[in-house]
RNA sequence: GAUAACGGCAAAGCUGCCGAAAGUCAGCGACGCAAAGUUCCGGGUCUAAGGCGCAGCAGCGCUAUGACGGCCGAGCUACCGAA
Numbered sequence: 001g002a003u004a005a006c007g008g009c010a011a012a013g014c015u016g017c018c019g020a021a022a023g024u025c026a027g028c029g030a031c032g033c034a035a036a037g038u039u040c041c042g043g044g045u046c047u048a049a050g051g052c053g054c055a056g057c058a059g060c061g062c063u064a065u066g067a068c069g070g071c072c073g074a075g076c077u078a079c080c081g082a083a
Stems, first nucleotide, its partner, number of pairs: 001080001008033002013028004018023001031070001037076003041073003044068003050063005
């Protein structure tokens, strides 16, 4: 980062599995992505099993050790080679 080339990834949705959930994984699918490769290092967002507090009960609130890399930044790595 181009009306280039070889390609790559795969949103939502549907089905199934796992999970308390957020969400992951697999198949179909293709919204998009020049790092939509990778890593929770920093921020942010989501969930609240467990824990704590409140409540006569039903419940409510707080809290990641959970999750999101396709939320942003940062680190590392990678194909092509016009301006």